[in-house]
RNA sequence: ACCGAUAAAGCCAAACGCACCGUGAGGGGCGGGCGGAAAGCACCGGGUCUUAUCCUGUUCGAGACAGCCGGGCUGCCGAAG
Numbered sequence: 001a002c003c004g005a006u007a008a009a010g011c012c013a014a015a016c017g018c019a020c021c022g023u024g025a026g027g028g029g030c031g032g033g034c035g036g037a038a039a040g041c042a043c044c045g046g047g048u049c050u051u052a053u054c055c056u057g058u059u060c061g062a063g064a065c066a067g068c069c070g071g072g073c074u075g076c077c078g079a080a081g
Stems, first nucleotide, its partner, number of pairs: 002081001003078002011036002016031003020027002034067001040073002043071004047065005
C1' cells in the first nucleotide's frame, strides 16, 4: 500500500413520530435505528424527481436527491492475508 475481523475506540443515521421551513422534490431540529468503511466533501458525468408566481424559449431555465451509479479530492482504526 492493497485489504477489511463476530477486534477496539469513536463517527454517521433509513423508515417512522413531533413540531418548523419550502409551491414542490425536499431541508434543518429533537426522538428513533434500518443500515453504512467513506452513509465524508459536492468539483465532473450519468440517473431519478420537483417546479407556485412570473415568463412562453417547450424542454430550455431554475431547483432536489451524495443513503442511485461512476470519476475526483480528503479521511478513523487495524487482525489475518